[in-house]
RNA sequence: UGGGGAGUGGUGUAAUGGCAGCACGGGAGGUUUUGGUCCUCCAGGUCCGGGUCCGACUCCUGGCUCCCCAG
Numbered sequence: 001u002g003g004g005g006a007g008u009g010g011u012g013u014a015a016u017g018g019c020a021g022c023a024c025g026g027g028a029g030g031u032u033u034u035g036g037u038c039c040u041c042c043a044g045g046u047c048c049g050g051g052u053c054c055g056a057c058u059c060c061u062g063g064c065u066c067c068c069c070a071g
Stems, first nucleotide, its partner, number of pairs: 001070007010024004018054001026042005047063005
């Protein structure tokens, strides 16, 4: 440099173009003599611009980062 793939809470992983879920983790409370288990509640996310669309994590386009292959 060329080709291919990936990017979603702290972590992992879903999401036919139609309210961004789930699990673990974190915080508060309940239960318990304490801890753990269990139960309830809470906070926290779409890599960055632009476009299409009534509506974009999803489609188009330009970048950034990472991985694989070729040279």